[in-house]
RNAcentral holds the sequence, with entries from ENA and Rfam. Bacterial RNase P class A from Thiovibrio frasassiensis, 358 nucleotides, folded computationally. Its Rfam family is "Bacterial RNase P class A". The family's RNA type in Rfam is ribozyme.

């Protein structure tokens, strides 16, 4: 100098003008209106994929079914999340990836090709016999296939073969180390019968349902329910009307109270598994202690904006002055912890490889 790997940060600022949302204060006669004040999206608010808090319903206890998790230990309120480690795979390396229990419990599947796709089998070949057809031996070599009954080398044989031997692999059992997954080292066994469980299934563990449009409280009008009172030719009640008389309607309901519920309103609803800093424990995830800070988005599924100016930052052109361009993704709705996805650019830290110089 170039190319990579991992982790983290930032996510334009200020002012003016015109608006929007809810809140507080004031003016006005209350609804409404006007004036003023401070406040008003994120790292992902997103996808709604997991896990919880909270609410209501259900629930003796146990089991089945259904759903989910699936190396180990730890962290956590919990998790399908995270950390560290183990095993496997990739990369020269920093580092990255993995749904990573069981195929000798059972069932099923393995296209095409191929002789054969699984209680194995023999197409070519090799060897023996036979004139030949063919019969027998074999599984080294060839061929098919994603996959063919351990691999390499030697011995052995008619030719071959774990038939025998060495090493590697495998199985069983032991020892040592580790909390554990597991690792390492002896021993025994010629090998004990392919793959698929992201096929059914088996094993271990977890698991009630619905969700803030949950739910709780307050509570009109109309209709309906209950109780009491009045009333049905001895006329309750209604209309005309300020009242009485009067006139009209009215052949049965009317008035009051109570309770449920609807509209509507309030709560739930933001002080919380909270944020920041320091100290301590831990490899880490994370945990503990102390101090400081936080009334102020909380909705009608509805606001959080626009324009202009100045200035940042970055890119391009230019010796320079300067000019031009860019400034993303997106957007709360009960809250919290994760995961995933989107994101213009810029910045920081650590690490690896190659090259150059000394």
């Nucleotide at each position: 100098g170039g190319g990579a790997g991992u982790g983290g940060g930032u996510g334009c600022a200020u002012g003016a003008u015109c608006g929007c949302u809810g809140g507080c204060g004031g003016u006005g006669u209350u609804u409404u209106a006007c004036c003023g004040c401070a406040a008003g999206a994120g790292g992902a608010a997103a996808g709604u994929c997991c896990g919880g808090a909270c609410u209501c319903c259900g629930c003796a206890g146990g089991g089945c079914a259904g759903g989910g998790a699936g190396g180990u230990u730890c962290g956590u309120a919990a998790c399908a999340c995270g950390a560290a480690c183990u095993g496997g795979g990739g990369g020269c390396g920093a580092c990255c990836c993995c749904g990573a229990g069981g195929a000798a419990a059972g069932u099923g599947c393995c296209a095409c090709a191929g002789a054969a796709a699984a209680c194995a089998g023999a197409c070519c070949g090799c060897c023996g016999g036979g004139c030949a057809a063919c019969c027998g031996g074999u599984a080294a070599g060839g061929g098919u296939g994603a996959a063919a009954a351990g691999g390499u080398g030697g011995g052995g044989u008619a030719a071959g073969a774990g038939c025998c031997c060495a090493c590697c692999g495998c199985u069983u059992g032991c020892g040592u180390g580790g909390c554990g997954a597991c690792a390492c080292g002896g021993a025994a066994g010629g090998c004990a019968c392919g793959g698929c469980a992201a096929a059914c299934c088996c094993c271990u563990c977890c698991u009630g349902g619905a969700g803030c449009a949950a739910a709780a409280c307050c509570a009109a009008a109309u209709a309906g329910g209950g109780a009491a009172g009045c009333g049905u030719u001895u006329g309750a009640g209604g209309g005309c009307g300020g009242c009485c008389c009067g006139c009209c309607c009215g052949a049965a309901g009317c008035u009051u109270c109570c309770g449920g519920g609807u509209a509507g309103g309030u709560u739930g609803c933001a002080a919380g598994a909270g944020a920041u800093g320091c100290c301590g424990g831990g490899c880490a995830a994370c945990c503990g202690g102390c101090a400081u800070c936080c009334a102020c988005a909380g909705a009608g599924a509805a606001a959080u904006g626009a324009u202009c100016a100045u200035g940042g930052c970055c890119c391009u052109u230019g010796c320079g002055a300067a000019a031009g361009g860019g400034u993303a993704c997106a957007g709360a709705a009960u809250c919290c912890g994760g995961c995933u996805u989107a994101u213009a650019g810029c910045c920081c830290a650590c690490u690896c490889c190659c090259u150059u110089u000394u």